[in-house]
The part of an RNA shown here (large-subunit ribosomal RNA, domain IV) has 318 nucleotides and comes from a sheep gut metagenome. The prediction has a mean pLDDT of 90. It matches the Rfam family "Bacterial large subunit ribosomal RNA". RNAcentral holds the full RNA, with entries from MGnify.
Context: one part of a larger RNA
């Protein structure tokens, strides 16, 4: 110098990206215990008293009640929740990148669309067979959502799917006028129009909890300013509820207000939404979370700022 483990004046988060890490709580009995809530919870909420040991009364006991004694300390040592308050996200219990990520990411009950009549769809296999299933649409396969509560607008032009006895367009084959090569001829060998021919496409509807998409320019009210309203231009159709500087906002530390003495983070509003928005699901939601982001209390060698104690390495002697 370094590692483990302790211990500290006063201060007490001033450390730092960040209370990372350490401390602090800790057991059992009683008192008590808000908001909110799906009425189950939240909750061990918070917050607080008590705890040994003698004797005596009492009780079947466990215990209760009273008198007293001792320590600094009575869950005497060791084991044993830090607490609150506000947001984001995901409902929850769970799953995961063995060996940098445990999450807001998968999954999840619950929604919803689809496909499937059973020798089912699916799926594996050249096949034979098997899963499905010793099941039968309350059944099974797939796709997107993701508990609940309120809900879930518009567009079918485009691509997809589903539907359609018509038309158009089309292979092979079916035809077989008509042509051509040889041959003396029969004949042989060829090329071929009309004419008939499946799906598919074209066409005509349907369908968005199917991919997916959801407008622009000007003018107008008796301050100003704004534009309920008017014109025009494109469009399949111009974004509705609800949200909203947002895990989404570039401009930006947006502009107020909180909360600090002092706030790019945070929380509450505004809306100019660079570029939210309704199951690639909106918008809330108790409880849950080794999550994440802010504020507190409470405690502390994180820190002012640093020292000391064990042990161990290092080092130096032998």
């Nucleotide at each position: 110098g370094g590692g483990u483990a302790g211990u500290u004046a006063a201060g007490g988060a001033a450390c730092u990206c960040g209370g990372c890490a350490a401390a602090u709580u800790g057991a059992c009995u009683c008192c008590g215990u808000a908001a909110c809530u799906u009425c189950g919870g939240a909750a061990u909420a918070a917050g607080g008293a008590g705890u040994g040991c003698u004797c005596a009364c009492u009780g079947c006991a466990a215990g209760g009640u009273g008198a007293g004694c001792c320590g600094c300390a009575g869950a005497g040592a060791a084991u044993a929740g830090g607490c609150c308050c506000a947001g984001g996200c995901g409902a929850c219990u769970g799953u995961u990148u063995a060996g940098c990520a445990a999450a807001a990411a998968c999954a999840c009950a619950g929604g919803u669309c689809u496909c499937u009549g059973c020798a089912a769809a699916a799926u594996c296999g050249a096949a034979a067979g098997a899963u499905g299933a010793a099941g039968u649409a309350u059944a099974g396969g797939g796709g997107c959502u993701g508990a609940c509560a309120c809900c879930u607008g518009c567009c079918c032009g485009g691509u997809g799917c589903c539907g359609g006895a018509a038309g158009g367009u089309u292979a092979a084959g079916a035809g077989g006028a008509g042509g051509a090569g040889u041959g003396a001829g029969a004949g042989c060998u060829c090329c071929g129009a009309a004419u008939u021919g499946a799906a598919g496409c074209c066409c005509c509807g349907g369908u968005a909890a199917a991919c997916g998409g959801c407008g622009g320019c000007c003018g107008u009210a008796a301050c100003u300013a704004u534009a309920a309203c008017g014109g025009u231009c494109c469009u399949a159709a111009g974004g509705u509820a609800g949200c909203g500087a947002a895990a989404u906002u570039c401009c930006u530390u947006g502009u107020c207000g909180g909360g600090u003495a002092a706030g790019u983070u945070c929380c509450g509003a505004c809306c100019c939404g660079c570029a939210c928005g309704a199951a690639u699901g909106g918008u809330g939601u108790a409880a849950c979370g080794a999550u994440c982001u802010g504020g507190g209390c409470a405690c502390u060698g994180u820190c002012u700022c640093a020292a000391c104690u064990a042990c161990c390495c290092a080092c130096c002697c032998g």